This is a predicted structure of a 474-nucleotide part of an RNA (small-subunit ribosomal RNA, 3' major domain) from a Verrucomicrobiales bacterium. The prediction has a mean pLDDT of 81.
[in-house]
Context: one part of a larger RNA
């Protein structure tokens, strides 16, 4: 100087407390461990691995296993070969390797034909090492810290500045001070959102004026309104007031759409964990080279006494079933989205208006209204199984999704323990998208609807920051 303390002081955080909803019990989905296996490819392992890499494992993917094959190779550069063109005869540029038969699951191999395929340098490796590396990422933590120059102090390691008194979300600012300044962080600058104005009016809108219809901005027209988009304005403790050191700032108030960082996002200092990744790519070294490379078929990654994580659905009456009926936003669409209509109980099928889209397509659901059920393993719950179908695809046996009928399991609110959340949040309801032929999505990323309760407080648990103290630790 650090680190540590079941030392001290001060401060903060959904850290506790106060609340709301869960997990842990059930069934199923999914990941992991274990076991099994010819193989169940590999990686990730406290927080910070376990719905993670994987934004899609039937084949492919695929790296694993079994079997069958190839050896200049599936891929790159160079040389010769054939074809055509140009030529300063040195060379340069272009194109080319096909067809048939046999065998075979295919890949391939053999033979014939054709003007015409060979040699080696090398290719290749998801083989090892993330403890040789780059790059990228997680984490402490969006925590308020981490440093430097000059000066001063100290024999020196170092100290000071950065400590102290206030204050802040903040090393934020003020005052003081042997320090004076500066840098990386904080904040601001950026994006979205909340208010208004001006301009902009089509594919959007329709107040007023007409027209038309069974009905609809359907038509003329209009720019008022909503909205689209652009540019401005607006919030700065600016104003008033109380406290304080005439400070920083804090409490209250006015005006205002918004008030003290308005609400979100992006943004992650010096560093820590030899943290993660050689399987995204790159890359040193090592290893394989008729195989640890390459191709093909089938299987496996989906196996199942069990254990754990993350979710979904429930156990019901604030519910469930039936009928009627209202209101979104983000976004996607050409090998695509697909309306009206017809067929089917339905999944779906036929068909093809319109749409490269503010134009066409995509009925929101919970909510609300009326009715049934009356506390039961039930009109709760839907697992499991049987039968019959639909769709995608070369192909649904291993191993896809969906529908109808039948079947109707566990489950009556969950032990010890444990998680999330402070407002348009939690809880709850649906919709969209990526990946994608299809789908294991109940996952992920977004969008809108309905919409709470509670916070006395900082004694305690956990994590963090500053100062200080002890130390046989570095």
């Nucleotide at each position: 100087u650090g680190a540590c303390g079941g030392g001290g002081a001060c401060c903060c955080g959904c850290a506790c407390a106060a609340g709301c909803g869960g997990u842990g019990g059930a069934g199923c989905a999914u990941g992991u461990g274990g076991c099994u296996u010819a193989a169940u490819u590999c990686g990730a392992u406290g927080c910070a691995a376990c719905g993670c890499g994987a934004a899609g494992a039937a084949c492919c993917u695929u790296a694993c296993c079994u079997a069958g094959g190839c050896u200049u190779g599936a891929c790159a550069u160079c040389c010769g070969c054939g074809u055509g063109g140009c030529u300063u005869c040195g060379g340069c540029c272009u194109c080319g390797a096909g067809g048939g038969u046999a065998u075979g699951a295919a890949a391939g191999u053999a033979c014939c034909u054709u003007a015409a395929c060979g040699a080696g340098a090398c290719a290749g490796g998801u083989g090892c090492u993330g403890c040789a590396u780059g790059g990228c990422u997680g984490u402490c933590g969006u925590c308020a810290g981490c440093u430097c120059g000059u000066g001063u102090c100290g024999u020196g390691a170092g100290a000071u500045g950065u400590u102290g008194g206030g204050u802040u979300a903040a090393g934020u600012c003020c005052c003081g001070c042997a320090a004076c300044g500066a840098g990386c962080g904080c904040a601001a600058c950026c994006c979205c959102u909340g208010u208004g104005a001006a301009c902009u009016g089509u594919u959007g809108c329709c107040a007023g004026c007409a027209c038309a219809u069974a009905a609809u901005g359907g038509u003329g027209g209009g720019g008022a309104c909503u909205c689209u988009g652009u540019u401005c304005a607006g919030a700065c403790u600016g104003c008033c007031u109380a406290g304080u050191u005439u400070a920083a700032c804090u409490g209250g108030g006015a005006g205002g759409a918004a008030g003290g960082u308005g609400g979100g996002g992006a943004u992650g200092a010096c560093g820590u964990c030899a943290a993660g990744u050689c399987a995204g790519u790159a890359u040193g070294g090592c290893c394989c080279u008729u195989a640890c490379g390459c191709c093909u078929a089938g299987g496996g990654c989906u196996g199942c006494a069990c254990a754990c994580g993350u979710g979904c659905u429930a156990c019901a009456a604030u519910g469930u079933c039936c009928a009627g009926u209202a209101c979104a936003a983000u976004g996607u669409g050409a090998a695509c989205c697909g309306a009206u209509a017809c067929c089917g109980c339905g999944a779906g099928g036929u068909g093809g208006a319109g749409g490269a889209a503010a134009u066409c397509c995509u009925g929101a659901a919970a909510a609300c209204u009326g009715g049934g059920c009356u506390c039961a393993g039930u009109u709760c719950g839907g697992a499991u199984u049987g039968u019959a179908g639909g769709c995608u695809g070369c192909a649904a046996c291993u191993c896809g999704c969906c529908u109808a009928c039948a079947u109707g399991a566990a489950g009556u609110c969950g032990g010890a323990a444990u998680c999330g959340c402070u407002a348009g949040u939690a809880a709850u309801g649906g919709c969209u998208c990526a990946u994608c032929a299809g789908c294991u999505a109940c996952g992920g990323a977004g969008c809108c609807g309905u919409g709470a309760a509670u916070a006395c407080g900082u004694u305690c648990c956990c994590g963090g920051g500053u100062c200080u103290u002890g130390u046989a630790c570095a």